Predicted 3D model of a 1472-nucleotide RNA (small-subunit ribosomal RNA) from a metagenome. The sequence is in RNAcentral, with records from SILVA. The coordinates come from a structure-prediction model, not an experiment, and the mean pLDDT is 84.
[in-house]
RNA sequence: AGAGUUUGAUCAUGGCUCAGAACGAACGUUAGCGGCGCGCUUAACACAUGCAAGUCGAACGAGAAAGCCCCUUCGGGGGUGAUUAGAGUGGCGCACGGGUGAGCAUCACGUGGGUAAUCUACCCUUUGGCGGGGGACAACACUUCGAAAGGGGUGCUAAUACCGCAUAAGUCCACUUCGGUGGGGAAAGAUGGCCUCUCCUUGGAAGCUAUCACCAGAGGAUGAGCCUGCGGCCCAUCAGCUUGUUGGUAGGGUAAUGGCCUACCAAGGCUACGACGGGUAGCUGGUCUGAGAGGAUGAUCAGCCACACUGGAACUGACACACGGUCCAGACUCCUACGGGAGGCAGCAGUGAGGAAUUUUGCGCAAUGGGCGAAAGCCUGACGCAGCAACGCCGCGUGAGUGAUGAAGGCCCUCGGGUCGUAAAGCUCUGUCAAGUGGGAAGAACAUGUUGGGUGACAAUACCACCCAGCACUGACGGUACCACUGGAGGAAGCACCGGCUAACUCCGUGCCAGCAGCCGCGGUAAUACGGAGGGUGCAAGCGUUAUUCGGAUUCACUGGGCGUAAAGGGCGCGUAGGCGGUUUUUUUAGUCAGAUGUGAAAGCCCGGGGCUUAACCCCGGAAGUGCAUCUGAUACUGGAUAACUUGAGUAUGGGAGAGGGAAGUGGAAUUCCUGGUGUAGCGGUGAAAUGCGUAGAUAUCAGGAGGAACACCGGUGGCGCAGGCGACUUCCUGGACCAAUACUGACGCUGAGGCGCGAAGGCGUGGGGAGCAAACAGGAUUAGAUACCCUGGUAGUCCACGCAGUAAACGGUGAUCACUAGGUGUAGCGGGUAUUGACCCCUGCUGUGCCGGAGCUAACGCAUUAAGUGAUCCGCCUGGGGAGUACGGCCGCAAGGUUAAAACUCAAAGGAAUUGACGGGGGCCCGCACAAGCGGUGGAGCAUGUGGUUUAAUUCGACGCAACGCGAAGAACCUUACCUGGAUUUGACAUCCUGGGAAUCCCUAUGAAAAUAGGGAGUGCCCUUCGGGGAGCCCAGUGACAGGUGCUGCAUGGCUGUCGUCAGCUCGUGUCGUGAGAUGUUGGGUUAAGUCCCGCAACGAGCGCAACCCCUAUCUUUAGUUGCCAGCAUUUCGGAUGGGAACUCUAAAGAUACUGCCCCGGUUAACGGGGAGGAAGGUGGGGAUGACGUCAAGUCCUCAUGGCCUUUAUGUCCAGGGCUACACACGUGCUACAAUGGGCGGCACAAAGGGUCGCGAUCUCGCGAGAGUGAGCCAAUCCCAAAAAUCCGUCCAAAGUUCGGAUUGGAGUCUGCAACUCGACUCCAUGAAGCUGGAAUCGCUAGUAAUCGCGGAUCAGCAUGCCGCGGUGAAUACGUUCCCGGGCCUUGUACACACCGCCCGUCACACCAUGAGAGUUGGUUGUACCAGAAGUCGUCGGGCUAACCUUUAUUGGAGGCAGGCGCCUCAGGUA
Repeated sequence: AGAGUUUGAUCAUGGCUCAGAACGAACGUUAGCGGCGCGCUUAACACAUGCAAGUCGAACGAGAAAGCCCCUUCGGGGGUGAUUAGAGUGGCGCACGGGUGAGCAUCACGUGGGUAAUCUACCCUUUGGCGGGGGACAACACUUCGAAAGGGGUGCUAAUACCGCAUAAGUCCACUUCGGUGGGGAAAGAUGGCCUCUCCUUGGAAGCUAUCACCAGAGGAUGAGCCUGCGGCCCAUCAGCUUGUUGGUAGGGUAAUGGCCUACCAAGGCUACGACGGGUAGCUGGUCUGAGAGGAUGAUCAGCCACACUGGAACUGACACACGGUCCAGACUCCUACGGGAGGCAGCAGUGAGGAAUUUUGCGCAAUGGGCGAAAGCCUGACGCAGCAACGCCGCGUGAGUGAUGAAGGCCCUCGGGUCGUAAAGCUCUGUCAAGUGGGAAGAACAUGUUGGGUGACAAUACCACCCAGCACUGACGGUACCACUGGAGGAAGCACCGGCUAACUCCGUGCCAGCAGCCGCGGUAAUACGGAGGGUGCAAGCGUUAUUCGGAUUCACUGGGCGUAAAGGGCGCGUAGGCGGUUUUUUUAGUCAGAUGUGAAAGCCCGGGGCUUAACCCCGGAAGUGCAUCUGAUACUGGAUAACUUGAGUAUGGGAGAGGGAAGUGGAAUUCCUGGUGUAGCGGUGAAAUGCGUAGAUAUCAGGAGGAACACCGGUGGCGCAGGCGACUUCCUGGACCAAUACUGACGCUGAGGCGCGAAGGCGUGGGGAGCAAACAGGAUUAGAUACCCUGGUAGUCCACGCAGUAAACGGUGAUCACUAGGUGUAGCGGGUAUUGACCCCUGCUGUGCCGGAGCUAACGCAUUAAGUGAUCCGCCUGGGGAGUACGGCCGCAAGGUUAAAACUCAAAGGAAUUGACGGGGGCCCGCACAAGCGGUGGAGCAUGUGGUUUAAUUCGACGCAACGCGAAGAACCUUACCUGGAUUUGACAUCCUGGGAAUCCCUAUGAAAAUAGGGAGUGCCCUUCGGGGAGCCCAGUGACAGGUGCUGCAUGGCUGUCGUCAGCUCGUGUCGUGAGAUGUUGGGUUAAGUCCCGCAACGAGCGCAACCCCUAUCUUUAGUUGCCAGCAUUUCGGAUGGGAACUCUAAAGAUACUGCCCCGGUUAACGGGGAGGAAGGUGGGGAUGACGUCAAGUCCUCAUGGCCUUUAUGUCCAGGGCUACACACGUGCUACAAUGGGCGGCACAAAGGGUCGCGAUCUCGCGAGAGUGAGCCAAUCCCAAAAAUCCGUCCAAAGUUCGGAUUGGAGUCUGCAACUCGACUCCAUGAAGCUGGAAUCGCUAGUAAUCGCGGAUCAGCAUGCCGCGGUGAAUACGUUCCCGGGCCUUGUACACACCGCCCGUCACACCAUGAGAGUUGGUUGUACCAGAAGUCGUCGGGCUAACCUUUAUUGGAGGCAGGCGCCUCAGGUA
């Protein structure tokens, strides 16, 4: 510090996700030790049991028992226990310490102040006092009620308990001449010691003295109360709240201010700087994170607050409205004799429950601290320790060195090896931890006792207090830390991950299954992503997962974002609050800046040092704490005050421009309607029609009239207006802007939350109006349908008046204002200059409105003085997509609806700009038998052949639009053959290696369908030799490695092939442009069959394609002349047969020829095109071979090769028979026909290209024929196949199912072959089917082509209508490119990129998820009104009761008090 993810790729926007750190954690798995921390985050849920607050006999009265000892009359008594226990009165404590976070949005907390408005027990300092009396009540005794808890009555008694009296410095109250006077109001003793003084005289009392108490006051310290500035949550879908409310006066109350409370008076107080209401929450120091600013949090530790079963209340007290106190009410639990009682773990342990989840019913007061006490001491679940838990942090160990045959074994493998791996073993060592044995701390010093010394007080050497020193005593932890020794590598490693992000890879299993997953995404038979293994990576006594927080996220942006198109400018104006604001002077010092002081608790963080072996941890010191308050200073800027200024703003004067607004009036054109005339059959409408109108006279045309609405031309990116918007003319009323020149005011300004107003169309209300147009509606068409588009009609509405409504793509998708920053060119308005007779022209200023363009900006597109540039001020708005501008609530509205405006849930994207393609029933240009123009077919028939389907034991398999279907197959009777049935076989039919034997080989017999099995016979080769033998080759037997597979996967592959397409395209280097994908080049203007060539051009070049080079063919030349040829000569059996010839044809080699070369015209002086000449051939002469980058996961594992998988007495191999030849049917490709341009018969011509020795086969004979017999010639320019056929000539047939057509069937044969039954071809005789030119549709072909005619070849024993070739005869048509199909280039749109066979919307059905509504029902909380009201304080009454004081006649009376009654307030409760 970033990364992944939207796309084919790119940039930017934007969300989601990850890597980090943290944690009171939990879960999974694993686990050796120690130190230090930490441990109910949930039910403030309920709690069994024990403990957690007592202490003081030196305040007081009273006072056991057991035990032991003694006595005894055996009943008991005495002593001790005992200064006892237990209880009571009294004092102090119990308000601390400990727990929890429910409540609380508040002066609760934090921070800084105030208290002249206050209190403070114990403690410290100090002043003074402590005199003298009295009456009770507990305990106790007796008695009584009750189950109990707990009471009642009578009687006795003490005090530091209680009450008078005395005294009163200060204090309080009243009066005051401010000097003072008067009045009120305190106390308690206990213990020790001593006789100096007095009295009794061992000594004691009074007394003295010491200590501790007690009372009053002053001060301090500590703690507390109250007030106050500032600070810190969410919701405005909570906008108004408030009657003790706000203030005053008087009173009450309190320690104290105050509506805190009461009465009266006034009518205030709070609020957009967020009152009131709702939700949530203890606050802080701090903690976590972060570079910081921030964000989140408030466990442990510390400060404050609040609470103590829930609600209310007071009492006591210095302090409470009180966790382990009281009273009442409620809920719950427990006891009960049913009458009544008891209780409160949010103290420490512990239990149940809840929960993912949180410990022992431990030890000790030794230390620290607290309460009481004079003290010893007692109490202390505070605390100190131990236990449990890897919950966290920190530390240590699980060994170290050496050791290569790189062991065994595992895994992988290209079988060579690699890796685990110096790892192990082995050898040499060490001894931490753990275990055992032995030793063994510090934490302890106070206090107290005692000894000694000193000081103080005192009459005192006593006692007491204080100080110093020594000694004694005290350890829960714990026989712990620590140390030594013993033995011995022995007892001690796991977890997660390994597709990318993200470090780390292979094999096997699985086969969209099982599963994984934080995001993207993996898995459908070769998964580095699932599961296992080997290996590796990371951390390590832990490791992962989950939850949560911050970070990354500049993704709420103060630091530090945006709003033309990505989310985002309010529809427009006026204007309130607010924010911001021109120049100068003086003043103030509020902001601001500087310094100082106080504070900012401790702990923590940071720095320095120190202590535990180190660290964590702990201790000491420092710094910091950005804050608040006060004081002092500075005065530039901002603010306040003051005085001025004119440039911002405004006013006045003079002008012209304008569809600016409102009202009234006027006008012409046109549509429609009405009346009349003329006139006759249609009109109208459409792509075409129909509905409609019209003989009752339409349309058309003329004249007249009525009525409503809108204003042609001018008219213009012209004008005006804030926006919406405004268009005939005239008049009236009226707003604004602009220009020019001066004068005046003197900052009066800008923006603008709320608010107010305006606001297109459509809509609503009331009343008018209504010509045209026209939602709804009706009819006619279209269509599969057509609730549409088209047509004929037609109502609201459109118009006017007055109201409502308040929205639009209300758009420049661009808020308003001000300033600054190159230009060019139009246009509108008003000026200035120059010039002119004048109008122009030209230069120039201001205002408005357009276009182009530079810098700059922008993701790009683009904007660019009218900014989207550079700055300033103010407002509005945005924060992923969907849900949704929706629901609920509020406000507005007559309604329609508007405005404000969520969430659950769901997705990993949605969206912007630009790029390359592809596509378009987008555009432009161009081509092709693509259409058109023609010729001939297919589709109908019969047959052949292939396919589908069906059938079958099997009908082997593959190929499926073009680009499968006479295709693989250039030839299935057996073989082929892969299929089926049956019979056999297992190292195999075939290859290599090893061992043994044998030459190989040939023949025969038996069984069998054959394969095969069994048996017999003949027979011995080649090379070397030391003659024993060995070797090569072949055969047989055996062993195991292995063979074999036309088994699967063409979607694992190579190779080969098809196709777009012989279409003209496809790319690269360098340069340039662009942030980039990419572009340019390759586009443009011409031209071509062509990215062919030319010209131009930020491109310049190049490559693969095109073309050419190659082959055949067309013309000629040369060479050569047999087997080919024969012009002339000779011979001839008349056949180039022979001699001969080398001319010709031909053969086959080498050459030549054609290049727009020449001429004319056009074209840019080009490329090129048109025409012409010559030429055998003319613009690529014709044909072939040749197939760019790529596309279709196209085809082929059954040609071959090959990965993986499968099979191995079988899916291999051999054999016989069968099948591939089936047959209701459907399709493709062909053949033959339907006839007279024909058929039959007879006669007579003319080819080319091939093939031939396991062959072609002449001739002759036989057969009607297929053919048979014979066998010349030929290994071929020699011989043979071989007859070419159509053609031509002659003749018959005359329109018919025929002398057309030949299927089918019967019979008889031929040939091939081991064998023609399934299942060959051919021949002869006989038979003589369908078919009379073929529906929709569809195919081929542009010249030696189509059509038509025959010939040959491959395969092959035989089998050809197929295929591949060959020649003969030999046409028609092309105006042209609108349309169909395919293709090329440019351009445009795109939400497509698997690319239009794309993408995508909605309903419905089913399942599931979330949410809303829902007759209602229920819980919680809260408001208002009323009823009734416990306990209690307060007030009042107090007739009943009454010790202290006063009084008295000693009985009483009084004061005071108590019970009790009433009243105010009020919890819980009830009603609405």